[in-house]
A computed fold for a 1505-nucleotide RNA from an uncultured prokaryote, annotated as small-subunit ribosomal RNA. Rfam family: Bacterial small subunit ribosomal RNA. The sequence is in RNAcentral, with records from ENA. Its mean pLDDT, the model's own confidence on a scale to 100, is 82.
RNA sequence: AGAGUUUGAUCCUGGCUCAGAACCAACGCUGGCGGCGUGCCUAACACAUGCAAGUCGAACGAGAAAGGGACUUCGGUCCUGAGUAGAGUGGCGCACGGGUGAGUAACACGUGGAUAAUAACGUGCCCAUGGGUUGGGGAUAACCCGCCGAAAGGCGGACUAAUACCGAAUGUGGAUACGCCUACACCCUCUUCGGAGGAAGCAGGAAAAGAUUUAUUGCUUCAGGAUGGGUCCGCGGUCCAUUAGCUAGUUGGUAGGGUAAUGGCCUACCAAGGCUACGAUGGAUAGCUGGUCUGAGAGGAUGAUCAGCCACACUGGGACUGAGACACGGCCCAGACUCCUACGGGAGGCAGCAGUGGGGAAUAUUGGUCAAUGGGCGAAAGCCUGAACCAGCAAUGCCGCGUGAGUGAUGAAGGCCUUCGGGUUGUAAAACUCUGUCAGUGGGAACGAAUAAGCCGAUUAAUACUCGGUGAUGACGGUACCCACAAAGGAAGCACCGGCUAACUCUGUGCCAGCAGCCGCGGUAAUACAGAGGGUGCAAGCGUUGUUCGGAAUUACUGGGCGUAAAGCGCGUGUAGGCGGUUUGGUUAGUCAGAUGUGAAAUCCCUCGGCUCAACCGAGGAACUGCAUCUGAUACUGCCAAGCUCGAGUGUCGGAGGGGAUGGCGGAAUUCCCGGUGUAGAGGUGAAAUUCGUAGAUAUCGGGAGGAACACCUGUGGCGAAGGCGGCCAUCUGGAAGAUUACUGACGCUGAGACGCGAAAGCGUGGGGAGCAAACAGGAUUAGAUACCCUGGUAGUCCACGCCGUAAACGAUGAGUGCUAGGUGUUGCGGGUAUUGACCCCUGCAGUGCCAAAGCUAACGCGUUAAGCACUCCGCCUGGGGAGUACGGUCGCAAGAUUAAAACUCAAAGGAAUUGACGGGGGCCCGCACAAGCGGUGGAGCAUGUGGUUUAAUUCGACACAACGCGCAGAACCUUACCUGGGUUUGAACUGCAGUAGACCGGCGCAGAGAUAUUUUUUUCUUCGGAAACAGAGUGACAGGUGCUGCAUGGCUGUCGUCAGCUCGUGUCGUGAGAUGUUGGGUUAAGUCCCGCAACGAGCGCAACCCCUAUCCUUAGUUGCCAGCACGUAAUGGUGGGAACUCUAGGGAGACUGCCUGUGUUAAACCGGAGGAAGGUGGGGAUGACGUCAAGUCCUCAUGGCCCUUAUGUCCAGGGCUACACACGUGCUACAAUGGGCGGUACAAAGGGUUGCCAAGCCGCGAGGUGGAGCUAAUCCCAAAAAACCGUCCUCAGUUCGGAUUGUAGUCUGCAACUCGACUACAUGAAGGUGGAAUCGCUAGUAAUCGCAGAUCAGCAUGCUGCGGUGAAUACGUUCCCGGGUCUUGUACACACCGCCCGUCACACCAUGGGAGUCAGUUGCUCCAGAAGUGCCUGGGCUAACCUUCGGGAGGCAGGGUACCAAGGAGUGGUUGGCGACUGGGGUGAAGUCGUAACAAAGGUAACC
Repeated sequence: AGAGUUUGAUCCUGGCUCAGAACCAACGCUGGCGGCGUGCCUAACACAUGCAAGUCGAACGAGAAAGGGACUUCGGUCCUGAGUAGAGUGGCGCACGGGUGAGUAACACGUGGAUAAUAACGUGCCCAUGGGUUGGGGAUAACCCGCCGAAAGGCGGACUAAUACCGAAUGUGGAUACGCCUACACCCUCUUCGGAGGAAGCAGGAAAAGAUUUAUUGCUUCAGGAUGGGUCCGCGGUCCAUUAGCUAGUUGGUAGGGUAAUGGCCUACCAAGGCUACGAUGGAUAGCUGGUCUGAGAGGAUGAUCAGCCACACUGGGACUGAGACACGGCCCAGACUCCUACGGGAGGCAGCAGUGGGGAAUAUUGGUCAAUGGGCGAAAGCCUGAACCAGCAAUGCCGCGUGAGUGAUGAAGGCCUUCGGGUUGUAAAACUCUGUCAGUGGGAACGAAUAAGCCGAUUAAUACUCGGUGAUGACGGUACCCACAAAGGAAGCACCGGCUAACUCUGUGCCAGCAGCCGCGGUAAUACAGAGGGUGCAAGCGUUGUUCGGAAUUACUGGGCGUAAAGCGCGUGUAGGCGGUUUGGUUAGUCAGAUGUGAAAUCCCUCGGCUCAACCGAGGAACUGCAUCUGAUACUGCCAAGCUCGAGUGUCGGAGGGGAUGGCGGAAUUCCCGGUGUAGAGGUGAAAUUCGUAGAUAUCGGGAGGAACACCUGUGGCGAAGGCGGCCAUCUGGAAGAUUACUGACGCUGAGACGCGAAAGCGUGGGGAGCAAACAGGAUUAGAUACCCUGGUAGUCCACGCCGUAAACGAUGAGUGCUAGGUGUUGCGGGUAUUGACCCCUGCAGUGCCAAAGCUAACGCGUUAAGCACUCCGCCUGGGGAGUACGGUCGCAAGAUUAAAACUCAAAGGAAUUGACGGGGGCCCGCACAAGCGGUGGAGCAUGUGGUUUAAUUCGACACAACGCGCAGAACCUUACCUGGGUUUGAACUGCAGUAGACCGGCGCAGAGAUAUUUUUUUCUUCGGAAACAGAGUGACAGGUGCUGCAUGGCUGUCGUCAGCUCGUGUCGUGAGAUGUUGGGUUAAGUCCCGCAACGAGCGCAACCCCUAUCCUUAGUUGCCAGCACGUAAUGGUGGGAACUCUAGGGAGACUGCCUGUGUUAAACCGGAGGAAGGUGGGGAUGACGUCAAGUCCUCAUGGCCCUUAUGUCCAGGGCUACACACGUGCUACAAUGGGCGGUACAAAGGGUUGCCAAGCCGCGAGGUGGAGCUAAUCCCAAAAAACCGUCCUCAGUUCGGAUUGUAGUCUGCAACUCGACUACAUGAAGGUGGAAUCGCUAGUAAUCGCAGAUCAGCAUGCUGCGGUGAAUACGUUCCCGGGUCUUGUACACACCGCCCGUCACACCAUGGGAGUCAGUUGCUCCAGAAGUGCCUGGGCUAACCUUCGGGAGGCAGGGUACCAAGGAGUGGUUGGCGACUGGGGUGAAGUCGUAACAAAGGUAACC
């Protein structure tokens, strides 16, 4: 410090997720030791039991018993125990310490001040100082007696003490000293003029307690200190505005009361205030802080342990006592709950320490000690102390240590993998040599402990204080630590290994089981599941889950944005607020600097030190970024004062304008009405129909009515803030610009709320209504058509008034100011120059456009009219969906508008640009693509292939083009893979091993359907040792498989397509994907060539090179040829010969736009022409770029994996692949006269032939038979070419067309023609008369037509591959159909239009709104009620202290009344939540239904609001 994830790829926006750190944690697996910390976050739920606050005899009275001893009359007595225990009166403490965080949004907390006067306080114990401490009185508990009660407890009588209680004196008897409270007058000081303090005076009032060891300690009083409190104030720290108004003791005053003290704290009266947008009131949540965690910081989150403060103590209320409480282990009352009970009545409060139940994912012992520290009491000893210190439990956290170290290669065994060679585990182990931490055993052994008392000494006036010595005391604990002994012995796991993210293989599984933080894995080769081996990371822990911060600049102060990604209010006026030109002076609030105080300690940081180190602890420092006060500085900001003119405004002048409002006027057009002319249609559409019209339409002419809108001008021209504004005239009226300079003197900018304006549609009332036109009706279209089209047509559109308040209200761009190159239009107003004038030219200001520089931007783009550079103010955004929805509020007549969530759900949604693909987008171009033609298919019969069906099997594959006369260049057996049956199991064929025997092979016979079994016969070589081959039986490695997967593959092939394309290097451009080149202008069959050009070159393709063919030359002449010469024949190159010709097959020539005219850019090239056998790639072939289709083939072959192994292998016989209601493809033959039959006569090319082709001759009607010559082929044979031509018959018919089908008889091949061959003869003579929708081929030696040959092959083509013969028609042209190329355009597609995708309905699940109501919580208001308590009144009953004239009084108490008030009750509202029949939409869910709304130049009606 970043990374993964949206896409085919890219950049951006944006969310989600991960890596880090931390935890009072929990869970899973595992677990050796120690140190130091930490340990109910949930039920402030309920609690059994024990303990947690007592102490003092030096305040007081009283005072046992057991035990022991003595005596005894045995009944007891005395002494001791002992002034002890226990209880009581009294004092102090119990308000500390300890717990918890319910409540509390508050002066509760934090921080800084105030509580001298102005202007309100207490403080026990403690410290220092002064004074006092006299003299009396009356009671009462304990104890004793009696009584009541179950108990708790209580009552009565009698006795008694005090440091308990109460008077008096000391203050007016006098003196001295101290000097309190209250009132009054005078003086002094201070003063903010209100008062405050001081001194002296006068009047009234107010104290006490003693104890003991005689020296201390108490008590009382005054004024101080210290400590610790009360109260007040400034500032600071949560959320919700879907909480906007709240408040009657409320705000203030006066008087009084109350308090330690201020104050509406309380009461009476008076006034009507007080708080609030800088957020009152209400609601929700929450103890606050030092700190803690995280972070670079700023921040964010948090408030366990430790420390400070607050609040609370079963719930609510209340007071008492006291220095202090409205009191955790006190009291009273009410309530809930629990317990005891004799039913009458009582008792209780663990949020103290342990512990129990419960809740929960979850949190410990009913331990030890007061040894230390601290607290209470005490003079002290001491007692008490669940505070504290320790121990126990828990890997809960942090820190430390160990589980051994060295050597050790045959790289052991085993495991795993393997390409079978090996690799890895791995120096790891074993083995050898060592060490001894921890744990274990034994022994020693602490620090923490000291100023305790007492004693001794020093000091001193002192026995006080202080100092020195001596001196008892350890829970932890026989613990830490040290020593010795033995022994490698007792001590390693967890997670992960697809990317992020370090770490890889095998096996199993087969979208199953499962994994998953995100992306995503798993459908037979899973590094992602599970196991194993190996590896990586951490380590007594490791992972998971949860939470917080970080990364996240993803709330942006530091540090983000708003044209299109989320985001500028529709526009203006303007309040508060924020910001604000220039000069001078003042002030010093902000600001800056310094100082002082404070900022508790602990924590963090630094240094040093103590535990062996560390964690931990100690000391010192720094820091605590803050607050307050004081002093200083005065630039800037603020404030005050005075100016200035540039901002702003006002005045003056002449112009521009669809700016607004009102009134009036005008013509064109539509419609309607009236009249005329006129006749059969009109209208409308893609085509029609509805509709109108013989009752006279449409058309046309004249007249009239009425409403609405204003052609041309008209223009990225004008005006307005926006919405918006368009005939002409008048009236009223707003604003802007220009020029001129006079005046005012910052008067400015923005603008939350607020107010106003605000298209269309819509609403209300009343008018108006020509045209248009939602709804509606009809007609069409359509599968449907609630649409698009047509005919009608009502609201509405228009006017007046009033609502509504929204639009893609858009420049998708808030307003204002300043600055930053230009060029070119246009509008308004000027200036200059010039002109007769209008223009033109130069120039200024204000608007409005286009292009462009810098700059900006993710890009597109913006660019002085900024989206540039800056400042000011406002509004708005924070992933997509849910949703601009629900609820609530406000507004509205309604429609609805505005404000505006959540649950749930997804990992994306989105912007710009790129490359493709696509379009019922466009441009250009090509192709038998269409058109123009010729001939077919589709109809018939047959052949053949396919589907389907059938079957024991009808083997398998191929399925649009690009499967279907395809694999198959040829299924009777074989082939053959299929079926049935019969055999066989190391196998039919291959390699190895060991051993046997003489067979094997061949022939014959025999059983059998055959395979096979069986019988007979019987090896080769030799160096004679043996070897080799073969056979049968055996062994186990293996053979074998046309079994599966062409979606694991190689190879081969098809197709786009013989289409002209596909790429690369360097350079350049772009953030990038990519672009450029390859686009453009021409041209071509062609990315062919030329020109231009940020490109320059190159490669694979094109073309050419190759083959055949067309012409010529040359060479060579057999088997081919024969012109001339010769011979010969009935005839024939038959023979001699020839080498001319044809031909054969080698080599050359030729054609290259080379030449000419024209066109074209002077080019490339094109048109025409000449010459030429051939002319513009002459014709044909071979040749198939990068790639596409998971195209085809595992059944040609090869091959991974899987499967079978007495079978899915192999052998054999028979059957099947040849089936047949049917459908399709490809063909053949026809339907006839351009023909058919018969007869005659010609002319080819290319092939094949010894397992062969087979001549002549003879036989047969024929297929064929016989025959055997010739030929290993330019020699012989197949071999007849056929159409054609000549002649003749047929004469338009189901025929002399057509030949299917069937019968009979044959031929040939073959082991064998039944299933199931071909052919022949005779006989038979079916459909069919040119073929619906649709569809195919072909552009010249082509189509059409005619035959010939070959491969396969024993035999079997109508198929296939070749060959030649005869030999056309048409092409205007590119609008349309199909396919392709290229450029461009749009895109929400990229599996790429066979794409994507929307909504209803149906089903399942989830959350949520409404809902008659119902239940519960909380709270306001109005009443009722009124416990305990306190205040006040009363006090007739009772009454020790004091007074008394002795009668009584003062005072007090009970009781009664009253005021306030908790619980409780009633009524009525608000609010929150639960449930709720039914209901609304929403979300999610591989393969449901209906349509096809959106995305393509027009998604087929442009889309959207």